[in-house]
Context: one part of a larger RNA
RNA sequence: UCCUCGUUAAGGAACUCGGCAAAAAAGUAGGCGUAAGUUCGCAAUAUGCCUUGCCUAGUGAGAAAUCAUUAGGCCGCAGCGAAAGAUCUCAAGCGACUGUUUAACAAAAACACAGGUCCCUGCUAAAAUUGGCAACAAGAUGUAUAGGGGCUGAGGCCUGACCAGUGCUGGAAUGUUAAUGAUGAUGGUCUGCGCCGUAAGGUGUAGGCUGCUUGUUUGAAGCUUCCAGUGAACGUCCGCGAUAACUAUAAUCGUGUUAAAGUAGCGUAACCCCUUGCCGUGUAAGUUACGGCCCGCAUGAAAGGCUUAACGACUUGAGAACUGUCUCAACGAGGAGCCCG
Numbered sequence: 001u002c003c004u005c006g007u008u009a010a011g012g013a014a015c016u017c018g019g020c021a022a023a024a025a026a027g028u029a030g031g032c033g034u035a036a037g038u039u040c041g042c043a044a045u046a047u048g049c050c051u052u053g054c055c056u057a058g059u060g061a062g063a064a065a066u067c068a069u070u071a072g073g074c075c076g077c078a079g080c081g082a083a084a085g086a087u088c089u090c091a092a093g094c095g096a097c098u099g100u101u102u103a104a105c106a107a108a109a110a111c112a113c114a115g116g117u118c119c120c121u122g123c124u125a126a127a128a129u130u131g132g133c134a135a136c137a138a139g140a141u142g143u144a145u146a147g148g149g150g151c152u153g154a155g156g157c158c159u160g161a162c163c164a165g166u167g168c169u170g171g172a173a174u175g176u177u178a179a180u181g182a183u184g185a186u187g188g189u190c191u192g193c194g195c196c197g198u199a200a201g202g203u204g205u206a207g208g209c210u211g212c213u214u215g216u217u218u219g220a221a222g223c224u225u226c227c228a229g230u231g232a233a234c235g236u237c238c239g240c241g242a243u244a245a246c247u248a249u250a251a252u253c254g255u256g257u258u259a260a261a262g263u264a265g266c267g268u269a270a271c272c273c274c275u276u277g278c279c280g281u282g283u284a285a286g287u288u289a290c291g292g293c294c295c296g297c298a299u300g301a302a303a304g305g306c307u308u309a310a311c312g313a314c315u316u317g318a319g320a321a322c323u324g325u326c327u328c329a330a331c332g333a334g335g336a337g338c339c340c341g
Stems, first nucleotide, its partner, number of pairs: 001336008010327002014325001019322001029051004037042001039154001053074009075079001080085001087320007094312002099111002115152007129138003155307004160237003165234002167230007175223002181217005186211011238256005265299001266296001277293005
């Protein structure tokens, strides 16, 4: 000096990002008693108060063990006599909950969840969907109250406007479009025949086979175009100017654009740049917290909106108790390193 412990005057979170760590109360024993809130189940062992050993003599219950109870007495610092064995309260955010997760830096507000909703699927053409080149298999020894996929995420109150763009679904067609089929052109090669030539060969015609050759025609889905529908599909939800008998503000009016012009709700928010917004509560003092306000840089309704009892090794603020966290350090025990002997 370090590690693991122990004790500490006065104070008691002044420490610190933060009560991290430590300390402390009570002790799943008995009796009494227990708030707000609430989905009536809970909250709840809420919080809180009292008792606790032994001896003597009774009483009651019981089969007994034992339990309850009355009176008196005894001892100790201490009677759940050892060990082990919950800190609590108030308020807010998020997520309903139990659960799951980054084996070895993240346990959470992330994932899942029950519930909600949308889409696909009718299954001897062996469903949709998925694995496999295929055979085949899962789905399923299931059959729309079933199976698959997407989004949301208990419950309560709700879920507004827009189909112009994109997507999807349905319908229509005068477009475009493959292989194939049909019919020509043309090249190659083979065969027959005619003509020329002694021959090689040339030329004409008919036929067979054929080509990364080529024209026309036939030709579905798809795409394109058109018409509808569709938002718990992808998404999107405005400006400018004026106006009331103080001022201010604007229920109101005018005007332009749009597919429509953000509804209910919430709101300086896990969202607010300006910002430590403004007012209040709490403190002696509060960039945090809570309650209001709200012109919201850039909230907002299943990428759900708002609210919510219970729950949480979650996050934030406050308090009680408690303490070497601190003011401010000291001493002690054991161990380790180093130095000296």

The part of an RNA shown here (large-subunit ribosomal RNA, domain IV) has 341 nucleotides and comes from a Minisyncoccota bacterium. Its mean pLDDT, the model's own confidence on a scale to 100, is 81. Its Rfam family is "Bacterial large subunit ribosomal RNA". Taxonomically the source falls in Minisyncoccota (Bacteria, Bacillati).